[in-house]
Molecule: Purine riboswitch aptamer
Organism: Tumebacillus sp.
RNA sequence: AUGUCGAAAACAAGAUUGUCUCGUAUAUUGCCGGGGAUAUGGCUCGGCAGUUUCUACCAGUUCCCGGAAAGAACUGUCUACGAGGAUUCGACAUCGUGCA
Numbered sequence: 001a002u003g004u005c006g007a008a009a010a011c012a013a014g015a016u017u018g019u020c021u022c023g024u025a026u027a028u029u030g031c032c033g034g035g036g037a038u039a040u041g042g043c044u045c046g047g048c049a050g051u052u053u054c055u056a057c058c059a060g061u062u063c064c065c066g067g068a069a070a071g072a073a074c075u076g077u078c079u080a081c082g083a084g085g086a087u088u089c090g091a092c093a094u095c096g097u098g099c100a
Stems, first nucleotide, its partner, number of pairs: 001094008019085007026056001029049007041065002050057001058076006
């Protein structure tokens, strides 16, 4: 911190912001063109598509490529919209962090 259980507390309604959970969208994706690197590398610029959708379209690791022009897999988000949740104390469980 979260969950479960127990106890206590509780006026009603509305709005805004933040946060958490869930759902929808998109697959952090596909295609095309210019340039660039080369096992100490694997990028960069632009365009189109993808969403009844604004934005984004990347990062890290591993593999792979025996020197060439091409990457692959895995892990990790953000954004838009909608719905729902949230009190205090105690016990227990789980997870995380710090110290010895």